A computed fold for a 101-nucleotide RNA from Rhizobiaceae bacterium CPCC 101076, annotated as Guanidine-I riboswitch aptamer. The prediction has a mean pLDDT of 81. It was read from a public genome assembly, where an Rfam model found it. Rfam family: Guanidine-I riboswitch aptamer. Gene Ontology term of the family: regulation of gene expression.
[in-house]
RNA sequence: GCAUAAUGCGUCUAGGGUUCCGGCUCGCUUCGAGCGCUGGUCCGAGAGAUCGCACUCCCGCCCGAGAGGCGGAGCCACGGCGGGAUAAAAGCCCGGGAGAU
Numbered sequence: 001g002c003a004u005a006a007u008g009c010g011u012c013u014a015g016g017g018u019u020c021c022g023g024c025u026c027g028c029u030u031c032g033a034g035c036g037c038u039g040g041u042c043c044g045a046g047a048g049a050u051c052g053c054a055c056u057c058c059c060g061c062c063c064g065a066g067a068g069g070c071g072g073a074g075c076c077a078c079g080g081c082g083g084g085a086u087a088a089a090a091g092c093c094c095g096g097g098a099g100a101u
Base pairs, nucleotide, nucleotide: 007054008053009052010050011049012048015043016042020040021039022037023035024034025033026032027031055074056073058072059071060070061069062068076096078099082094083093084092
């Protein structure tokens, strides 16, 4: 000095809070205020899961050589402070960033 298509989406989880629902407390009770409170809705991972859909930097085979078809592979990954969004918070986003090795 150099960062791998470091592939995308969906679903789910660890985790997260409080818009809505529910719960609890109070107020005089159609309703309002407060409390995140085991919850449901909700948010949710690059460094969690899937073997769901798609995809192809890459490998092999087939092919009528035109596009294409089939199979494989898609590894690894320590990490702040601070800031941002939303009702709010977070392993969300900045971010495979700064930094470390």